SAM-I/IV (S-adenosyl methionine) riboswitch aptamer from uncultured Haliea sp., 100 nucleotides, folded computationally. The sequence was found by an Rfam model in a public genome assembly. Model confidence (mean pLDDT): 76 of 100. It matches the Rfam family "SAM-I/IV (S-adenosyl methionine) riboswitch aptamer". On this family, see Weinberg et al., RNA 2008: "The aptamer core of SAM-IV riboswitches mimics the ligand-binding site of SAM-I riboswitches". Rfam links the family to the GO terms S-adenosylmethionine metabolic process and regulation of gene expression. The family is grouped with related families in Rfam's "SAM clan".
């Protein structure tokens, strides 16, 4: 980086529209999974801002199984380090912790 593994989800929600011979890509919509931001920290909530991802998954009478996703991005070194962006949104609640 890549793959397993592990967790977490598959309950709900979505709109269609151009292009393409198809795959497929864009645009729009929907979601808080990851980074960010709302508050230094923590827990919960919150904002579609950066990356995904979806836009109604399969079997099975059930339990279950299978199968999916996400587990941040981007440049530059190269052994593991340095650096970059992240809204005009949201702008909160409780608990530490510093200071006055």
């Nucleotide at each position: 980086u890549c793959c397993a593994a592990g967790c977490a989800u598959c309950a709900a929600g979505a709109a269609g529209g151009g292009c393409u011979a198809a795959c497929g890509c864009c645009c729009g919509c929907c979601a808080a999974c990851c980074u960010g931001c709302c508050u230094c920290c923590c827990u919960g909530g919150g904002c579609a801002a950066g990356g995904u991802g979806g836009u109604u998954c399969c079997c099975c009478a059930a339990a279950g199984g299978g199968g999916a996703u996400g587990u941040g991005g981007c440049c530059g070194a190269u052994a593991u380090c340095g650096g970059c962006a992240a809204c005009c949104a949201a702008g909160c609640a409780g608990g530490g912790c510093u200071c006055c």